[in-house]
Molecule: c-di-GMP-I-GGC riboswitch aptamer
Organism: Desulfofustis glycolicus DSM 9705
């Protein structure tokens, strides 16, 4: 380094509902838990969504880049 348990301590959080901002996708917060071994970060490329077509939005859709917990077999 690679991999991802019958392992250990943890981590995140869908839909949904609640308060709040946003034209709007949706963000923020509290709840709540489909699910994650990157479901951490970026947003380069594709997809997807909004719009005052200038522009925004997420990215837990594919691919790509960083960087990070553990360590039993092979």
């Nucleotide at each position: 380094u690679a991999a991802g348990a019958c392992a250990a301590a943890g981590c995140c959080a869908a839909a949904c509902c609640c308060g709040c901002c946003g034209c709007g996708a949706g963000a923020c917060g509290g709840g709540g838990a489909c699910g994650g071994a990157a479901a951490g970060c970026c947003a380069c490329g594709g997809a997807u969504c909004u719009u005052c077509u200038g522009a925004g939005a997420a990215a837990g859709c594919c691919g790509g880049g960083c960087c990070g917990c553990c360590u039993g077999c092979a």